Overview
The RNA shown here (c-di-GMP-I riboswitch aptamer) has 91 nucleotides and comes from Paenibacillus doosanensis. Its Rfam family is "c-di-GMP-I riboswitch aptamer". About the family: GEMM was predicted in a large-scale screen for bacterial structured RNA regulatory elements. The coordinates come from a structure-prediction model, not an experiment, and the mean pLDDT is 84.
[in-house]
RNA sequence: ACUCGAUAAUGGCAAAGCAGGCGAAAGCCUGUGACGCAAAGCUAUAGGGGCUAUCGAACGGAUCGGUCCGUUCUGCCAGCCAGCUGCCGAA
Repeated sequence: ACUCGAUAAUGGCAAAGCAGGCGAAAGCCUGUGACGCAAAGCUAUAGGGGCUAUCGAACGGAUCGGUCCGUUCUGCCAGCCAGCUGCCGAA
């Protein structure tokens, strides 16, 4: 230094639930709370994946039509994988 990760040390984060707020929703923020986490730090057009569908738009389908349905644009998730960075040091 790399790999690795301990019933070690110093610190850190905070799932679900609950209360309040924002949002159409997914979800987010604050408080509480700890299921867990060695990256549960950062990155969401320029990696994959997942969730969402109010308005508007494109394409496809159904319908005489009004209209309806699907996919996508949109929004979101880093506690799904991934990328980047990083604390400690037993075996």